[in-house]
Context: one part of a larger RNA
RNA sequence: CCAGGGACCCCCGAUGGGUAACAGAGACCCCGUGAAGCUUAACCGCAGCCUGCCGUUGCCCUGGGGAACCUGGUGUGUAGCGUAGCGGGGAGUUAUGAGCUCCGGCCGCUAGGUCGGAGGGAACGCUAAUGAAACACCCGCCUCCAGGUUCCCUGGGGCUAACCCCGUAAGGGGAACAGCGGCAGGUGGGCGGUUUGGCUGGGGCGGCACCCCGCCGAAAAGAUAUCGGCGGGGCCCAAAGGUCGGCUCAGGCGGGUCAGAACUCCGCCGUAGAGGGUAAGGCCAAAAGCCGGCCUGACUGCGCCCCGAUCAUCAAGGGGUGCAGGGGGGAAACCCGGGCCUAGCGAACCCCGUAUUCCCCUUGGUGAGGGUACGGGCUGGCGGAAAAGCUACUCCGGGGGUAACAGCGCCGUCGCGGGCGAGAGCCCCCAUCGACCCCGCGGUUUGCGACAUCGUUGUCGUCUCUCCCCAUCCUGGCGGUGCAGAAGCCGCCAAGGGUGGGGGUGCUCACCCAUUAAAGGGGAUCGUGAGAUGGGUUCAGAACGCCGCGAGGCAGUUCGGUCGCUAACUGUCGGGGG
Numbered sequence: 001c002c003a004g005g006g007a008c009c010c011c012c013g014a015u016g017g018g019u020a021a022c023a024g025a026g027a028c029c030c031c032g033u034g035a036a037g038c039u040u041a042a043c044c045g046c047a048g049c050c051u052g053c054c055g056u057u058g059c060c061c062u063g064g065g066g067a068a069c070c071u072g073g074u075g076u077g078u079a080g081c082g083u084a085g086c087g088g089g090g091a092g093u094u095a096u097g098a099g100c101u102c103c104g105g106c107c108g109c110u111a112g113g114u115c116g117g118a119g120g121g122a123a124c125g126c127u128a129a130u131g132a133a134a135c136a137c138c139c140g141c142c143u144c145c146a147g148g149u150u151c152c153c154u155g156g157g158g159c160u161a162a163c164c165c166c167g168u169a170a171g172g173g174g175a176a177c178a179g180c181g182g183c184a185g186g187u188g189g190g191c192g193g194u195u196u197g198g199c200u201g202g203g204g205c206g207g208c209a210c211c212c213c214g215c216c217g218a219a220a221a222g223a224u225a226u227c228g229g230c231g232g233g234g235c236c237c238a239a240a241g242g243u244c245g246g247c248u249c250a251g252g253c254g255g256g257u258c259a260g261a262a263c264u265c266c267g268c269c270g271u272a273g274a275g276g277g278u279a280a281g282g283c284c285a286a287a288a289g290c291c292g293g294c295c296u297g298a299c300u301g302c303g304c305c306c307c308g309a310u311c312a313u314c315a316a317g318g319g320g321u322g323c324a325g326g327g328g329g330g331a332a333a334c335c336c337g338g339g340c341c342u343a344g345c346g347a348a349c350c351c352c353g354u355a356u357u358c359c360c361c362u363u364g365g366u367g368a369g370g371g372u373a374c375g376g377g378c379u380g381g382c383g384g385a386a387a388a389g390c391u392a393c394u395c396c397g398g399g400g401g402u403a404a405c406a407g408c409g410c411c412g413u414c415g416c417g418g419g420c421g422a423g424a425g426c427c428c429c430c431a432u433c434g435a436c437c438c439c440g441c442g443g444u445u446u447g448c449g450a451c452a453u454c455g456u457u458g459u460c461g462u463c464u465c466u467c468c469c470c471a472u473c474c475u476g477g478c479g480g481u482g483c484a485g486a487a488g489c490c491g492c493c494a495a496g497g498g499u500g501g502g503g504g505u506g507c508u509c510a511c512c513c514a515u516u517a518a519a520g521g522g523g524a525u526c527g528u529g530a531g532a533u534g535g536g537u538u539c540a541g542a543a544c545g546c547c548g549c550g551a552g553g554c555a556g557u558u559c560g561g562u563c564g565c566u567a568a569c570u571g572u573c574g575g576g577g578g
Base pairs, nucleotide, nucleotide: 008578009577010576011575012574013573014572015571017570018569019568022564029399030398031397032396034395035394036391037390038389039388042194043193044192045191046190048187049186050185051184052183053182054181055180056179058159059158060157061156062155063154064153065152066151067150068149069148070147071146072145073144075142082135085141086140087139088138089137092124093123100119101118102117103116104115105114106113107112163174164173165172166171197210198208199207206227211233212232213231214230215229216228234382235277236339237338241295242294243293244292245291246290247289249273251269252268253267254266255265275284276283278344280342281341282340299325300324301323302322303321304320305319306318307317314383327336328335329334350377351376352375353374354373355372356371358370359369406453407451408449409448410447412446414442415441416440417439418438419437423433424432460535461533462532463531465527466524467523468522469521470520473498474497475496476493477492478491479490480489481488501513502512503511541559542558543557544556545554546553547552
């Protein structure tokens, strides 16, 4: 000096690994006392429909039932002349026509009663007898019957003039029904408005840890959480309450009796092991336990303190103490406002009851209404809305406060290894295999956690393409052998290269076929969708089975179903210039 390569700077082209690329306030999931569409035997209503009554709505005939009133009748145990309903009056009633006879009607217990007509012309009752009751005559009432009047309920029939229909009209048909109006009861997703709880190792399903009590947890004051552990309550008792008096239990030993340890009886010991209605804890022996007497304080009114509710407010509810009233027991002191204590509970509205010297109204009286006090009726989701579902047709606001994928953490499960060596291996633990028990490693399974991501990191499989790990399938080098050789089995080193082709299935996996030296296992956001595909899953359509009354639903099945993106930076590859 020339040529090539590399570094550095710049340019062009390609590629699609990264910028959890960009776009789209995630459509899945949860949350909101959000929304909408739909359903129904959710709740509350409304239309519509059914039925009843009233109005529009009138006339006539007839049947049935009921009530009140009027008139007339009806009423038989026995005794008694006899058909005596009950009570009262009553000494009279009757020529305004009695008893009696005849005819007729009705009733009847077959004795007779009663009414009408005719005849006739004087009796009947009181007294006496009988009897529970005494009679003519008059009044009232009852049972049942008949007739009449009024009213009510109801059936049937006829009519025409409201009203309705046909018809231009004349007229015809229907007809007080229907229709219409009002009131009431029923029915009523046809329609409207709404609700459909909370907690929750995501939500749902399940459960209730949603109110209350005991013990533990609870870390020696108090308080203290979990879908923490062990258990209870939502009553019961007229005595199981008050008081006064008396008594002492469980158990053991001895005795009596007996077939007998356990009925009953006697003696001794017996701090509590018994019992105290009910859980647990605390507490209790001349009692708080057991027995008996008398009682009802399981009171009324009012105040204060405490728990409820540490800190730190309030209510219901609960406990204690005092005063007053009127009581119970006791000789008395005293005790008693339920129960040895700690669970056994419920606001307001509305309704009911009791009380009321409250209000309204009022001249006075009465009634109605309202208030107040106390008691009762309930909300267990228990400080108490009046309340069912579906949504894959869905929507909005939010959340990585919270699930599904992947990551991360953990590693029971999973994979791999180790310690010990019971045992198998004829014998012999360790050629090979290895129970029980124990210790690790890995982070490819499944889970658990819920830490980053829900104003978005696309999800299975396949295709494509690259790098990595070794716990090595083949090939290589070794050791052991229950290695003769061959072929194996076990182990050590080793990741350079290789690890293929097919069948059905969406498949990964698995199974199968024929080869092969071998047809290894894994990782890279279960590598890889701004590289492809889109068979599966996971929108809207549709069907089956099953579930649901239904709307709809189903890690059940089935057919179908829009995969956006022009590359800025960076990475990589190729080319060019300096």
The part of an RNA shown here (large-subunit ribosomal RNA, domain V) has 578 nucleotides and comes from Candidatus Nanopusillus sp. Its Rfam family is "Archaeal large subunit ribosomal RNA". Its family is annotated with structural constituent of ribosome and ribosome in the Gene Ontology. The full RNA is in RNAcentral, with records from ENA.